[in-house]
C1' cells in the first nucleotide's frame, strides 16, 4: 500500500499535568468546540477485535497487542423511494486475516 471479513446511535477527565492556537480525516457547504485554554505529549479512563487466563459452554477477565476518549463516522455531497425523512452506495476509521 491492496484485498477479504466484521463493527462504527453505547462507553470514557464538567478542577489531572504539560503545552500554547488552533481543532472537528481530505475537498466544498453547514454547524460546532476552543485563552472559562485547541492540537500534540504524559497520566487517568473506556472498550472484549486478536492473544493469554478462567469456564463444558454461554460467557467473564484490561494481563499482553491494538484501538478509542465533544456532538451518529457532527451533518450533507451519489442513488433509490411511499421524501425536509428512510434505505443503500461511496469515502473514511478500527480490528483480524491474506497478498
Nucleotide at each position: 500500500u491492496u484485498c477479504u471479513u466484521a463493527u462504527c446511535a453505547a462507553g470514557a477527565g464538567u478542577a489531572g499535568g504539560u503545552g500554547g492556537a488552533g481543532g472537528g480525516a481530505a475537498u466544498a457547504a453547514g454547524c460546532c468546540c476552543u485563552g472559562u485554554g485547541a492540537a500534540g505529549c504524559c497520566c487517568g479512563g473506556c472498550a472484549a477485535c486478536c492473544g493469554g487466563c478462567u469456564a463444558u459452554a454461554a460467557a467473564g477477565u484490561a494481563c499482553g497487542g491494538u484501538g478509542c476518549u465533544a456532538a451518529a463516522u457532527c451533518u450533507u455531497a451519489c442513488a433509490g423511494c411511499a421524501a425536509u425523512g428512510c434505505u443503500g452506495a461511496g469515502a473514511g476509521a478500527u480490528a483480524a486475516g491474506a497478498g
Model confidence (mean pLDDT): 84 of 100. Predicted 3D model of a 99-nucleotide RNA (SAM riboswitch aptamer (S box leader)) from Priestia endophytica. The sequence is in RNAcentral, with records from Rfam and Ribocentre. The organism belongs to Priestia, within Bacteria.